[in-house]
RNA sequence: CGCUCAUCCAGAGGGGCAGAGGGAUCGGCCCGAAGAAGCCCCGGCAACCCGUCGCGCAGCGUCCGCUGGCGAUCACGGUGCCAAUUCCGACCCGCGAGGCGCGGGAAAGAUGAGGA
Repeated sequence: CGCUCAUCCAGAGGGGCAGAGGGAUCGGCCCGAAGAAGCCCCGGCAACCCGUCGCGCAGCGUCCGCUGGCGAUCACGGUGCCAAUUCCGACCCGCGAGGCGCGGGAAAGAUGAGGA
C1' cells in the first nucleotide's frame, strides 16, 4: 500500500510516572478519579515466523538433497497479545416473529507471513 494467504467464541496483569479519556469508524452498550490514553519496569499468554523431528505428499534435481505442503514438538530468538466473541450491530441471505431473536455469509478491522 484500493495487493496475496492464514487466523480471529480459547488464553494471559501487577507496579511506577502521568492526569481524562478509552473500547479503529458510526450507532448501541460498556470501561474510566477505587485513575483512561501514553511512556517505563517486571510478569504472563499464545504459538504466526524461527528452531527440531517426521511423512505411502507435490515439484525440481547427476539418489543425496533443495523448495513447498502437511503433521508433531520446543518456547532461546523475531513479532503479537494480556475487560467484555474483533464487546454487539452496520450489507446480504435463511428461519421464526409487532420493529426483534437465532443462524449463515460478506464488508471493515486486527495480527502474522509474504508480495510489489
This is a predicted structure of a 116-nucleotide RNA (SAM riboswitch aptamer (S box leader)) from Saccharothrix obliqua. The model forms 97% of the base pairs in the Rfam consensus. The organism belongs to Saccharothrix, within Bacteria. Model confidence (mean pLDDT): 83 of 100.